[in-house]
Context: one part of a larger RNA
RNA sequence: UUGGGCGUAAAGUGUGCGUAGGCGGCUUGAUGAGUCUCUUCUUAAAUACCAAAGCUUAACUUUGGAAUUGGGAGAGAUACUAUCAAGCUUGAGGAUUGGUAGGGAUGCUGGAACAGUAAGUGUAGCAGUGAAAUGCGUUGAUAUUUACUGGAACACCAAAGGCGAAGGCAGGCAUCUGGGCUCUUCCUGACGUUGAGGCACGAAAGCUGGGGUAGCGAAACAGAUUAGAUACCUGUGUAGUCCUAGCUGUAAACGAUGUCCGCUAGCUGUUCGGUUUUCCGAGCGGUGUAAGCUAACGCGUUAAGCGGACCGCCUGGGGAGUACGGUCGCAAGACUAAAACUC
Numbered sequence: 001u002u003g004g005g006c007g008u009a010a011a012g013u014g015u016g017c018g019u020a021g022g023c024g025g026c027u028u029g030a031u032g033a034g035u036c037u038c039u040u041c042u043u044a045a046a047u048a049c050c051a052a053a054g055c056u057u058a059a060c061u062u063u064g065g066a067a068u069u070g071g072g073a074g075a076g077a078u079a080c081u082a083u084c085a086a087g088c089u090u091g092a093g094g095a096u097u098g099g100u101a102g103g104g105a106u107g108c109u110g111g112a113a114c115a116g117u118a119a120g121u122g123u124a125g126c127a128g129u130g131a132a133a134u135g136c137g138u139u140g141a142u143a144u145u146u147a148c149u150g151g152a153a154c155a156c157c158a159a160a161g162g163c164g165a166a167g168g169c170a171g172g173c174a175u176c177u178g179g180g181c182u183c184u185u186c187c188u189g190a191c192g193u194u195g196a197g198g199c200a201c202g203a204a205a206g207c208u209g210g211g212g213u214a215g216c217g218a219a220a221c222a223g224a225u226u227a228g229a230u231a232c233c234u235g236u237g238u239a240g241u242c243c244u245a246g247c248u249g250u251a252a253a254c255g256a257u258g259u260c261c262g263c264u265a266g267c268u269g270u271u272c273g274g275u276u277u278u279c280c281g282a283g284c285g286g287u288g289u290a291a292g293c294u295a296a297c298g299c300g301u302u303a304a305g306c307g308g309a310c311c312g313c314c315u316g317g318g319g320a321g322u323a324c325g326g327u328c329g330c331a332a333g334a335c336u337a338a339a340a341c342u343c
Base pairs, nucleotide, nucleotide: 003315004314005313006312007297008296012311014201015200016199017198021194022193023192025088026087027086028085029084030083031082033081034080035077036076037075038074039073040072041071042070049065050064051063052062053061054060091191092188093187094186095185098182099181100180103177104176105175106174107173108172109171110154114150115149116148117147118146119145120144121143125136126135162169163168206247207246208245209244210243211242215241216240220236221235222234223233258310259309260308261307262306263305266287267286268285269284270283271282272281273280274279292299293298316343317342318341325336326335327334328333
C1' cells in the first nucleotide's frame, strides 16, 4: 500500500459555521466529453501460451497461430455520468397566524442562611475530636433579642422534567435577542449534504490590569496522630473562588458511540396541534422486545441492525504524546510530532 477496523481491545477532532474538494431529487430535449461496440494502424525481435514439424525421445530448434495492455484514426450506440437548455415539487428554505420552555445579554429587585458592627439580657464556659490539644472567653465569649452593614449562593416547586451545537443554563420582574417544534394559508424551485485548510464558541484551574472578599479554602503556620507524617483529623489562613476588560484553549470536553439521509414489532412519560372518551400526527426523554448485530458485555426506530454520501482517526508494548524543529502564548504551556534502544 491493499485489506480490516474505530461503545469497552489501538482508533470519532470538545462543539459548531463554512471555503476548496467529494457526492447529490423527478421529467423532457440537445451535444456525444467520459462510457460501450465495430474497423484499421501501432504496441521490434526473442521469451511466455497453443498447434505442427526436425534432431531415435526429451531438453533443444524451426514454422505457423492466437493473445495481452496502452496509444492514434474512422464509423456507430445514447441507458448511466457530464455539459447546456426548458420545466416540476416530494429534498431544502422563506413569509404569515397562534402556542411552548433554568437558551443568551443588560438592568432592577426579594427572602432564608452566614459573617461583622452597635446595643440589651445573662454568666463561665464555648468550640473541637476516635480521644485530645492548639484556638476563642471575666477587656464578658457561647446562648438569646433588636437594628444596621456586607458578600456569595438561590431551600421548597424539582421530576425518568425543560432549553442549548457543545461547554453549559435555576429566586423574581422588565427590556433586548438566538434557535427548535407544532398549527393555518401561501411563496421560491434542488437553492442540498459532508467538509481538508480557515473562522467562531469552548467547564475548571491558571495568567495580566482594575475592583471586591461573607463563607469556603491550594500554599503557609500551629495542634494532634505516628517509628517518622512534608498526609488523612483539628484550629487559623494567603492566592483563588465573585465582578469587569483581555489572555489561555485544555478535561473521564463521555453516550468513552462523527455529521446527514432512507428502511426495519412494540410499551411508556412529557410538550404542542387536530380530535376534544377513544384515536391520529409531530418533537423531546425513558424502558426494553421481534428481526438483526456483537468476541462477550450488551445495542436494538435516540442502533452498536440493513444500506448510501462525506470527513476524522488506528495499525504490538515501552521509549512517548517525549526530543528536535516549527506555529501560537506574558508565562504556565498548547498544537504538530519522530528515532535510537528494548521486550